[in-house]
Molecule: SAM riboswitch aptamer (S box leader)
Organism: Nevskiaceae bacterium
RNA sequence: CACUCAUCGAGACCGGCUGAGGGAAAGGCCCUUUGACGCCGGGGCAACCGCCGAAACUCACCCUUUCGGGCAAGGUGCCAACUCCUGCAGCGGCGGCCCGCGCGGCCCCGCGACAGAUGAGCG
Numbered sequence: 001c002a003c004u005c006a007u008c009g010a011g012a013c014c015g016g017c018u019g020a021g022g023g024a025a026a027g028g029c030c031c032u033u034u035g036a037c038g039c040c041g042g043g044g045c046a047a048c049c050g051c052c053g054a055a056a057c058u059c060a061c062c063c064u065u066u067c068g069g070g071c072a073a074g075g076u077g078c079c080a081a082c083u084c085c086u087g088c089a090g091c092g093g094c095g096g097c098c099c100g101c102g103c104g105g106c107c108c109c110g111c112g113a114c115a116g117a118u119g120a121g122c123g
Base pairs, nucleotide, nucleotide: 001123003121004120005119006118007117008116013042014041015040016039017038021031022030023029026086027085028084043079044078045077048075049074050071051070052069053067054066055065056064083115088112090111091110092109093108095107096106097105098104
C1' cells in the first nucleotide's frame, strides 16, 4: 500500500514543553492565546486480538455459532461535538411546502451507497 471481514449514537483528562492553528478534503458549524495542533509523562476508557464461563449443535468431544456473560497482565486503539453535520443521477414515506400541475422543484425523516477511522486476517 492492496484485498477480505467486523464495528463506528456508548465510554474515558490531568501535568510539562511549545506557541497558532485544529476538527481528513469542500461547504457549514464548532474548538482554540482562559493556550489549539503536536511531543513527553502520568491517568483513564473500551474490549478488536487474548483468556474464562454458559447455552445451542453432537452419542460424546472438537470445530462452529450465540450471550447488552465475566476478566484486563500483554498487542493495538481511543479519551470535544453521532465518523461534529452535509455532499450521492440511489430506495422508501397516505410526510411538509411551492408551482408554470409534469415522470416537476425544495425540505424533512428513515434506509442504503460512497468516503473515512479502528481492529483482525491475508498478500